[in-house]
Context: one part of a larger RNA
Order: sequence, then structure tokens, then C1' cells
RNA sequence: GGCGCACGGAGGAUGCCUAUAGGUAGUGAAGGCCGAAGAAGGACGUGGCAGGCUGCGAAAAGCCCGGGGUAGGUGCCUAACAACCGUUAAACCCGGGAUAUCCGAAUGGGGAAACCCGCAUGGAUGGAAAUCCAUGCAUCGCAUAAUGAAAUUAGUAGUUAUGCGAAGGGCACGAGGUGAAGUGAAACAUCUCAGUAACCUCAGGAAAAGAAAUCGAAAGAGAUACCCUAAGUAGCGGCGAGCGAAAGGGGCAGAGCCCAAACCUAAGUUGUGUGAUAGCGGUCAGGCGUUGCAAUUUAGGGGUAGCGGGGCAUAUACGGAGCCGGCUGACAACAGGCUCAGUUAGUUACAAAAGUUGUACAUAGUCGAACUGCAUGGGAAGGCAGACCGAAGAAGGUGAGAGUCCUGUAGGCGAAAUGUACGACACUAACUGGUAUAUGAACCCAAGUACACCGGGACACGAGGAAUCCUGGUGGAAUCAGGGGGGACCACCCUCCAAGGCUAAACACCUUCACUAACCGAUAGAGGAAAGUACCGUGAGGGAAAGGUGAAAAGAACCCCGGUGAGGGGAGUGAAAUAGAACCUGAAACCGUGUGCCU
Repeated sequence: GGCGCACGGAGGAUGCCUAUAGGUAGUGAAGGCCGAAGAAGGACGUGGCAGGCUGCGAAAAGCCCGGGGUAGGUGCCUAACAACCGUUAAACCCGGGAUAUCCGAAUGGGGAAACCCGCAUGGAUGGAAAUCCAUGCAUCGCAUAAUGAAAUUAGUAGUUAUGCGAAGGGCACGAGGUGAAGUGAAACAUCUCAGUAACCUCAGGAAAAGAAAUCGAAAGAGAUACCCUAAGUAGCGGCGAGCGAAAGGGGCAGAGCCCAAACCUAAGUUGUGUGAUAGCGGUCAGGCGUUGCAAUUUAGGGGUAGCGGGGCAUAUACGGAGCCGGCUGACAACAGGCUCAGUUAGUUACAAAAGUUGUACAUAGUCGAACUGCAUGGGAAGGCAGACCGAAGAAGGUGAGAGUCCUGUAGGCGAAAUGUACGACACUAACUGGUAUAUGAACCCAAGUACACCGGGACACGAGGAAUCCUGGUGGAAUCAGGGGGGACCACCCUCCAAGGCUAAACACCUUCACUAACCGAUAGAGGAAAGUACCGUGAGGGAAAGGUGAAAAGAACCCCGGUGAGGGGAGUGAAAUAGAACCUGAAACCGUGUGCCU
């Protein structure tokens, strides 16, 4: 020096574990916007001693009220000390309220966020200055009121006041606008990726869509959204790569409505208007005298459809009561109005809201059956023996494996307060004279629209035989004897009614709670077993490592060596200390000590 054996050091693999606390994927239920009454997010403070976290805000780990709860308590790392609180009910939990510095939309002005500087009124103070306190003071939009300019005069522009509103934030989900490239096509240009990513605008607890100018096919269906299917079908496609329906069927949920126009009435404006021959609802008589007519504007009524509907005129049928009733009187009782009674509907669309009350649920809780002995062991829940409960033998904990020890579980019970949902009451509204039928006449039924052509885009559909939808340009209809569609186009047939609007639920996402797992178990699972921390970067941004003594600290009194060390040796605790805090197990590389053999 090598090989082997034994014993160590160092190291932290492996095994086991996962704490009331970690993560992943899901199922079910509940909830879902916040903000000038100052949000989200922060800065700085706040404790007897106080560094971080958490909570809170100069009323500062808290104050008040209500409910629950109970003998202890003054949050966590974090034990003690001090001083206190508590059966006159504290702590703790839930609901409501008070306070809530400074920054931040930030809004009195400024600003290099958490800072600086004001003005007005009132107060601390008898007054002034200074200081402090309270309130107000940004901008824009709309409404109302006041005031009010030169022109080209009109209460216009502007100004002021009052009231209402906006602004900013929100992981993901939604609607709209703008809109790539890496990539694939084994290159690449049409194509694909993809209307994706990204950016912008806007909204809500959902959003969007939505009551057929829809589909379909000779039969019919009957708003929309979502799921399964139809179907990787029909198709599209340098017919390459790829893209990729719909009807129909089955589910979920279910809800339908309002306007524009014709016509009527009223008011305003403009134009026009007769000799009383226009007009003042009808008839007769009287009276009035521009009250008329036309156009237009506003308001109310009317009306809303595809067996076309509505309006107008006439007729017929049916029909709560009473009163008034369009210059006067009489007659008739038409429009309209009021009262009573009846009917219907409503807080989510169809008109508009607020309230009282009940039930259920949520936000604290509460009751809750049944076991002992013996031996082993540090420890019994395991063994042995004999019992019991069970609407409870889910689970977790307890010194090893517990239905009967603890927390619970099955099953019951519970809310002063706040919220949500569904009822009832009350309230509000509508209707009760219009509805139906028939006939007539031909008044209305959404216009720079439909449609055509040119250029684009969307449709699964790339210009294709290319319908359908959107629209930049140029043209440009019709009103039911009308118009759109049925995949070029034409005919027949079928079907629907565009150019206005509203609309719950079923479906997306997030949070919370409960539960589940042939999900992970500390190089895994989230980046994270409390971290967006430490650290890096001017910044945008990037971004870790790090779990385990023991059943219980019983965490080693006392003695010895040593620097009043570090570390160690005794003693003691403990079942165990080679479980001693650098702490479960403790592999390998690597480093030693002793020894055997070889050289």
C1' cells in the first nucleotide's frame, strides 16, 4: 500500500408518517359584484415589556347593542414576569352598530403615492396672530331655477345655485371592436395554426340569444340557450395538410309580450277661409260667430297579425248597477267621466313601486345509546373471559389495533339580528262595453330599406352551379291583386311576414361548505406543507431552499475537564439518549480506528 472483517465519522438516500393546518381532480348544495356614505390595494401606526405574523385604526389584538356560550381569560411564533378582567356571566362564536390616521378613482391646489401648501364658515379663547378641531371647496353629464353678451338678438352662448348621476376596481366567466406569428402542409405562396394569442371598449352575477320574412318536404314542426345523438356523416379542401355542419331524435328548462302606422281627441305653430252657405255630436227650436279647413309638432286613446291583421262605414247578436254627460231647452242616451260592486293580474318582461306577516334555508349553537375484569407490557384500544348499544359498526383522537374512553356519527331540536327564496295580507293596476259575425269600401301594416350590380367579410361551404347573412360604392321598389324563403334560375306547390323593442329558467365562471378518489406524499403534489417570502434585476420581471426528539419536556438538577467557552465525561429523566434538541429510520460515494491475510 492492497483485499477482507469489525467498529466509527461524515452524508441524508430509503422506509414509515402528514399533524385541526399541504396540494391535485371532481360531485353536490348555497352564495355572487364592490366604490364619492371614499372601493380594490397599500403606507404608517396600534401591546406593560413587542422583532415578525394576525387583528385593529389616534375610540387602534379593540368600543356599544342583541343572540349563543361557559369557568376561565389577556391572538400566533412564545415560555415566563408584571398588572389586570371574570358567575353583576368574562374569554370565545354569530348578527347589527360606532370609530375607521395617511395614500390610492383621490376629487380644495400641488406632488418624486402614503408628502407639501391653502380658501370660506364655525369653534378651542374676550379679541388679533400662530396652532389645532369640525364642515365645505375637483371635473363632466342631465334636470330645474336665477342671471345674462357682441355680432346675424334668442332669454341663445356663458355664469351661478340646487338636485340626481358618472368616474375607479373585479381571478375566471360574457358581448363587441382591432387582430398576429412560431407551427402544420415533412420546403412554400392559397390553406392551416385561428378569428386563437395579444390589445381596446362595455356589462353582469351571470352575460349573450330569444317569440319565425324559422325549419321542413308532400308528412309536418312551432321562441331562445345548453347537454347527448345524428357524425367524423353530408359536404368544403394546392380535393393536399386539414376543416367540418344542419334537419331530425332524446333530455334540461319552459313564458310570453310591448310599440310604429291607419283612425279619433286635445293643445301649439304655420297657411288659408264665404254673402252666414263653414263650424258648434244626432233631430226640432233658439243662440253663438272664425270657434272652421289643411299641413305639421306634441300628448292621450286606438292597434300589433299570417286560418293575414288592424283601421273606417253599415247591419245583426250578446251586454253589472247608479249618477253626470261636449252653447241652451226638449227628445233619444253615442264618445267620455265619477261612485259602488264584481273579476283578473302584478314587484322578472307584458305599468309602477314600497310595506307587514308566515314558512323554509344560510350566517352561532344544542341533545345524542352502549364495558368491565384478568395477564403481558413503559403504555392496552391488541390477547383471554364474560357483557351491552345499534335509525349510531362514518371518521379522527387517546402511551400498540376502541361500536360501548374523548370529539363525533344516526336521528332530533334551535335565531333576538341580518340575508335569500316562496306564500299570505295589504297595496297598485286593468276590465265590466266592448266582443263576435256579416257586408262594403280599399285607409294602414316600419325606405335610401328590400333588391340589383361592383368590392370585401360571415356562413362547415377557399367564387364555386353558390343560395342565405353583414355592408364600403353606384343605382333603387312594392303595401296583401303585396312581400321574403324553400342552396343558381324559372314554373307549380309549400311556408313565413324583414327593414322597432323587452323578456325569467335551464347553460359559463368564481367563492364557501360538505363529501369523494385503483390522485401526490416533501427532488412528489401548487412556485409555495404559510412564500410570491429570502434573493436577483434600474425596471418590466424572475424567483428559491427549507417537514419528522419523545406517549409526555419528563428538554438533562448536581459534579468533573475546558477559555465563567465550544465540546465532552459522570449523574439523573425516559420503554429507548447510537431518541439529546446538528434530535425517527439512517443506504452509498468519501474519511478513519483496530485486526487477519498478501506484498